The part of an RNA shown here (large-subunit ribosomal RNA, domain I) has 585 nucleotides and comes from a Chloroflexota bacterium. Rfam family: Bacterial large subunit ribosomal RNA. Lineage of the source: Bacteria > Bacillati > Chloroflexota.
[in-house]
Context: one part of a larger RNA
RNA sequence: GGCUCACGGAGGAUGCCUAGGCGCUUGGAGCCGAUGAAGGGCGUGGCCAGACGACGAUAUGCCCGGGUGAGCGGUCAAGCACGCUAAGCCCGGGGUGCCCGAAUGGGGAAACCCGGCAGGGUGUUUAAGCCCUGUCAUCACUGGGGAUUGGGCCCAGUGAGGGGAACCGGGGGAACUGAAACAUCUCAGUACCCUGAGGAAAAGGAAGCAACCGCGAUACCCCAAGUAGCGGCGAGCGAACGGGGUUUUGCCCAAACCGCAUGGACCUAACGGUCUGAGAGCCUAUGUCUGUGCGGGGUUGUGGGGCGCUCCAGGGAAGGUCUCAGACUUCCCAGGGCGCAGGGGUUCGGUCAGCCGAAAGACCCUGGAAAGGGCUGCCAGAGACGGUGAAAGCCCGGUAGGUGAAGGCUGGACCCCGGCCCGGAGUGUCCCCGAGUACCACGGGGCACGAGGAAUCCCGUGGGAAGCUGGGGGGACCACCCUCCAAGGCGAAAUACUCCAGGCGACCGAUAGUGAACCAGUACCGUGAGGGAAAGGUGAAAAGCACCCCGGAAGGGGGAUGAAAAGACCUGAAACCGUGAGCCU
Numbered sequence: 001g002g003c004u005c006a007c008g009g010a011g012g013a014u015g016c017c018u019a020g021g022c023g024c025u026u027g028g029a030g031c032c033g034a035u036g037a038a039g040g041g042c043g044u045g046g047c048c049a050g051a052c053g054a055c056g057a058u059a060u061g062c063c064c065g066g067g068u069g070a071g072c073g074g075u076c077a078a079g080c081a082c083g084c085u086a087a088g089c090c091c092g093g094g095g096u097g098c099c100c101g102a103a104u105g106g107g108g109a110a111a112c113c114c115g116g117c118a119g120g121g122u123g124u125u126u127a128a129g130c131c132c133u134g135u136c137a138u139c140a141c142u143g144g145g146g147a148u149u150g151g152g153c154c155c156a157g158u159g160a161g162g163g164g165a166a167c168c169g170g171g172g173g174a175a176c177u178g179a180a181a182c183a184u185c186u187c188a189g190u191a192c193c194c195u196g197a198g199g200a201a202a203a204g205g206a207a208g209c210a211a212c213c214g215c216g217a218u219a220c221c222c223c224a225a226g227u228a229g230c231g232g233c234g235a236g237c238g239a240a241c242g243g244g245g246u247u248u249u250g251c252c253c254a255a256a257c258c259g260c261a262u263g264g265a266c267c268u269a270a271c272g273g274u275c276u277g278a279g280a281g282c283c284u285a286u287g288u289c290u291g292u293g294c295g296g297g298g299u300u301g302u303g304g305g306g307c308g309c310u311c312c313a314g315g316g317a318a319g320g321u322c323u324c325a326g327a328c329u330u331c332c333c334a335g336g337g338c339g340c341a342g343g344g345g346u347u348c349g350g351u352c353a354g355c356c357g358a359a360a361g362a363c364c365c366u367g368g369a370a371a372g373g374g375c376u377g378c379c380a381g382a383g384a385c386g387g388u389g390a391a392a393g394c395c396c397g398g399u400a401g402g403u404g405a406a407g408g409c410u411g412g413a414c415c416c417c418g419g420c421c422c423g424g425a426g427u428g429u430c431c432c433c434g435a436g437u438a439c440c441a442c443g444g445g446g447c448a449c450g451a452g453g454a455a456u457c458c459c460g461u462g463g464g465a466a467g468c469u470g471g472g473g474g475g476a477c478c479a480c481c482c483u484c485c486a487a488g489g490c491g492a493a494a495u496a497c498u499c500c501a502g503g504c505g506a507c508c509g510a511u512a513g514u515g516a517a518c519c520a521g522u523a524c525c526g527u528g529a530g531g532g533a534a535a536g537g538u539g540a541a542a543a544g545c546a547c548c549c550c551g552g553a554a555g556g557g558g559g560a561u562g563a564a565a566a567g568a569c570c571u572g573a574a575a576c577c578g579u580g581a582g583c584c585u
């Protein structure tokens, strides 16, 4: 020096554990904000400094209501002191709520600085000063004002502004990559950027499909189907019809026409108007044409509606110059219908605290400890689960099953208020039925569809209809046939995502599972955008080693606790470092 064995040190693997994660599922909830949010800063405690949580100068809390209740003054975190106790704790409602932050009186290097106006307090009654309360940003729209062409000004009212993980609509929009290179193509309308909305968003009542049969808004799921197709026919992309389901809901304008108001033009007494007929009268503030606003009307494709005419059909009142006759309009009543995508109330449910809730033993054995083994019982609408010194239906919390709210939120039903609807049929080439629209050409985009035979849909430039005897579509185009009515609008549910609560897991078990089981988006790194850890376990219970000895201490030896030193910690592998012994050299 090596090898082997033994005993240690060091180290923190492994086993066991779980306080934390991950996923699925069921149910519930879903916007917050100038009434100042989200997010922060700084404070608030008897000792008491710090951190977390809570709260806001009324500051570990105030008031009211409900529940619970014998203890309480949150946690790390024990102790002392002092208190509270119809306290405390939980739930609901209210009050207070510093400063920053959209931040909004002005400024600003966020949490700071400096003001105006009105009122109040203090100051000696008055002034300065100080303090308190309120108010003062900008933009848009609406209304008003004086004025006059300015990006005008002033006043008032209403609203906006900012935030939000994912989900959603819209506007923009890559590349790596794949094609075994690469350009069309793909990745992909993805990532990303901008913008807007909401608890969902979007879409949505056929100018749709279909196929000569028929269907009947939209959304989502399953199938159709990796089919038909598209495609340097490469890589790849990839429907629809139809069928089965979830959930269901349909409506409102524009126009014709009527009325009222108002602006413009024309006419100057009519061949006009005044509901119609006859007669009488009246009208330039009328009438005719036209524009605008409001109200009525009306909303469709077996075309619908208006207007006129014909036929049938409750009541009353009023009305239009007068009389007679007829009709009409409006309003009211009666009656009927809808049951709202409005408001309120009642009631019944749900939810936001709770409450009740069966049944074993001081028996024997092992053990530190019984829930284990033995013996003898019991409950069960409850033998889910967790805890208790090992393994408990009957010890504890619970579980099955019941029960409960003054108040908040929410759903159903009913009632009230508000709202909406109420003539029908026939007939007429009289009127209306969304125009720089449809469509076409060219250039693009989007449709599973890459210009293709390329329809359908959208945009740009240019051209540019018909108007119901009309128009669109049915995959170039034409005919026949079928089908549907564009050029206005609204809209719940089934759907997406997240949070909360419960349940579950051939999910993880501390190098795993979230980055984070632990005071983690922390420490730390970076000018910054940003990056981003490590770190769990004594024991059933601190019973956390009184006392003695050595030592300056650390530490050690006795001793005590404990089932066991497990002693700051479960177990405690290996590398690595020692001590001793044996063997070899």
Stems, first nucleotide, its partner, number of pairs: 001584009015570001016537002020508002022505009031163002039100003042056003046080002050076003053060001062094007071084003105114003115136008138160008167198001168196005178185001182232001208215002219246005229237002250490003253434001257296010269284001272283003275326006301468001303433004307428006314333006335422004340418001342417011354403003360376002363374003377394002379383001385397003439463007449475001470485005524531002544569001547558004